Context: one part of a larger RNA
């Protein structure tokens, strides 16, 4: 100087507690991990910082694993063999999962591309992440880190970087043997809110006139008119700007920094939510992201590569993330009513799909639009609202498990890809010890889109819709930071 303390004092955090909410843990199912089993059930990762993670939803491919079969894509050099032929390919039959001339029989074909031996390459999802790069994660979402000059000390080192107040903050005020600085924090960038002020718009609308149709209580109302006309920019879009600086007043406070209340305001928790993010580390993860890579292994009976089949899905069991429920604040039927993020076919393959028709439905078929603010699409979403049926019963709650049939994707669906119809109708009557997440448009409920994707979400990442209860604190538990102290542990 660190580290540690069942040492003390401050400060902080819903990965801590308190007050609560939703749960998880119990059930069924989905999925990851272990174990067991297996030809193989490929493998990495194991407290936070492994386990719906590897963007890991694997039917083939992927693929690394298992059972088998081909091929060389063995550069180059040297020696040998070799035009009197180095070698290559192949019908049929046998053989084989195979219409692999793989091998054998049989002969034809080819023509210096090869063959053989040695050296040396190349390839490898082979090993080593404890040889590495890069990237990521974590310590660590906290406020921390550093040098110059000066001062103290023989020196390591200390001071600066602080008694105190304050802040989300080493943020400021102030104090001051320190002064003046740098990184981090903040500022910054993105995002969501405000603007009747500017610029505009047949890819966004509004209003007026004109025309057509329908209904008319003859007042009018509704719908339509890819260019009938005109005007405008409130709504929409997006450029350029403005706007908040805790502004004004009060109270507390060294009457400083700041905090609290009220007013004004679209906005007063750092305005909301994110991004970026220092110094020092870890023998954290990744050689299975890479034509990044050292070394080792292997390299033709291959650990290279490709083909066929299987496996990664296997089930006495244990653990983790989830989905569906246990009903009446509900289920079912009918009707009503509203979003916001997206995405979409390219130089020829088949993307988003409206509308019509057929079908109980899944789906099929015929047209049409869209390379997109134009079409799908106002994505007419779900929860929700209204009416009706049910009436507390394992019930009309629940929908696991099975059986049959049908369609779709795909070369292929059996170990059932998904979906649909009919039947079957299990556990589950709110979950022990334990434990997770969370403070406002948040939790929770509800659906939608995208990623993966030929097909397939119970996953992930976004998006809106409905929308609470309870704190607005504390250091008691769990941890983190600082100061003081002890130890002689490094």
């Nucleotide at each position: 100087u660190g580290a540690c303390g069942g040492a003390a004092g401050g400060g902080c955090a819903c990965c801590a507690c308190c007050a609560g909410g939703a749960g998880u843990g119990g059930a069924g199912c989905c999925u990851g991990c272990g174990g067991c089993u297996u030809a193989a059930u490929u493998u990495g990762a194991c407290u936070c910082a492994a386990c719906a993670c590897g963007g890991g939803g694997a039917a083939a491919c992927u693929c690394a694993c298992c059972a088998g079969g081909u091929c060389c894509a063995g550069a180059c050099a040297u020696g040998g063999g070799a035009a009197g032929g180095a070698u290559u390919g192949a019908c049929a039959g046998a053989u084989u999962g195979a219409g692999a001339g793989c091998u054998c029989u049989u002969u034809c074909u080819u023509g210096a591309u090869u063959c053989u031996a040695u050296g040396g390459g190349u390839g490898g999802u082979g090993g080593u992440g404890c040889a590495u790069g890069g990237c990521c994660g974590u310590u660590c979402u906290u406020a921390g880190u550093u040098g110059g000059u000066g001062g103290a000390g023989u020196g390591a080192u200390c001071u600066g970087u602080c008694u105190g107040g304050u802040u989300a903050a080493u943020u400021c005020c102030g104090a001051u043997a320190a002064c003046g600085a740098a990184c981090g924090a903040g500022a910054c960038c993105u995002u969501a809110g405000c603007u009747u002020a500017c610029u505009a718009a047949a890819u966004a609308g509004u209003c007026c006139c004109a025309g057509a149709a329908a209904u008319u209580u003859c007042g009018a109302u509704u719908u339509c008119u890819c260019g009938g006309g005109g005007a405008c920019u409130u709504c929409u879009u997006a450029g350029a700007a403005g706007g908040a600086c805790u502004g004004u007043g009060g109270a507390u406070g060294u009457u400083u920094a700041a905090u609290c209340c009220a007013c004004g305001g679209a906005a007063g928790u750092u305005u909301u939510a994110g991004g970026c993010a220092a110094u020092a580390a870890c023998a954290g993860g990744u050689c299975u992201g890479u034509g990044a890579u050292g070394c080792c292994c292997u390299u033709a009976g291959a650990u290279g590569u490709u083909c066929u089949c299987g496996g990664c899905c296997g089930c006495a069991c244990g653990c983790g993330c989830g989905c569906u429920a246990c009903a009446c604040u509900g289920a079912u039927g009918a009707a009503g009513u509203c979003a916001g993020c997206g995405a979409g076919u390219u130089c020829a393959u088949u993307c988003c799909u409206u509308g019509g028709c057929u079908g109980c439905g899944a789906a099929g078929u015929c047209u049409g639009g869209g390379u997109a603010a134009u079409c799908u699409u106002g994505u007419g979403a779900a929860a929700c609202u209204u009416c009706a049926u049910c009436g507390u019963g394992a019930u009309g709650g629940g929908g696991a498990u099975a059986g049959a049939c049908g369609c779709u994707u795909g070369u292929a669906a059996u170990u059932a890809u998904u979906c649909g119809u009919c039947u079957u109708c299990a556990a589950c009557g709110a979950g022990g010890a334990a434990u997770u997440c969370c403070u406002a448009g948040u939790a929770a409920g509800c659906g939608c889109g995208a990623g993966u994707c030929a097909u397939c979400a119970g996953c992930u990442c976004g998006c809106g819709u409905u929308g609470a209860u309870u704190a607005c604190g504390u250091c008691c538990c769990u941890g983190c930071c600082c100061u003081u102290u002890g130890u002689a542990c490094a």
Model confidence (mean pLDDT): 81 of 100. Predicted 3D model of a 490-nucleotide part of an RNA (small-subunit ribosomal RNA, 3' major domain) from a freshwater metagenome. The RNAcentral record of the full RNA draws on SILVA. Its Rfam family is "Eukaryotic small subunit ribosomal RNA". The literature on the family includes a 2001 paper in Science by Yusupov et al., "Crystal structure of the ribosome at 5.5 A resolution". The family is grouped with related families in Rfam's "SSU clan".